Annotation:
The RNA shown here (transfer RNA) has 73 nucleotides and comes from a Patescibacteria group bacterium. Its Rfam family is "tRNA". Its family is annotated with triplet codon-amino acid adaptor activity in the Gene Ontology. Rfam classes the family as a transfer RNA. The coordinates come from a structure-prediction model, not an experiment, and the mean pLDDT is 83. Lineage of the source: Bacteria > Bacteria candidate phyla.
[in-house]
RNA sequence: CCACCCAUAGCUCAGUUGGUAGAGCCUGCGUCUUAUACACGCAUGGUCCUUGGUUCGAGUCCAAGUGGGUGGA
Numbered sequence: 001c002c003a004c005c006c007a008u009a010g011c012u013c014a015g016u017u018g019g020u021a022g023a024g025c026c027u028g029c030g031u032c033u034u035a036u037a038c039a040c041g042c043a044u045g046g047u048c049c050u051u052g053g054u055u056c057g058a059g060u061c062c063a064a065g066u067g068g069g070u071g072g073a
Base pairs, nucleotide, nucleotide: 001072002071003070004069005068006067007066010025011024012023013022019056027043028042029041030040031039049065050064051063052062053061
């Protein structure tokens, strides 16, 4: 310098054909127990890396950039 892959909740990750975002763990509360733990239930938690564009509508498509990784020269 070139090519490719990744970026979504505190952590690990899904998200199908573009239709308004989820799971597990963690945390809080409740039930259970003499109590704790386990188990079960409920809840909290998001500017979907940034900026623009396309669209009635973008996590998803397009462009540029940032960070990380792999390969090549």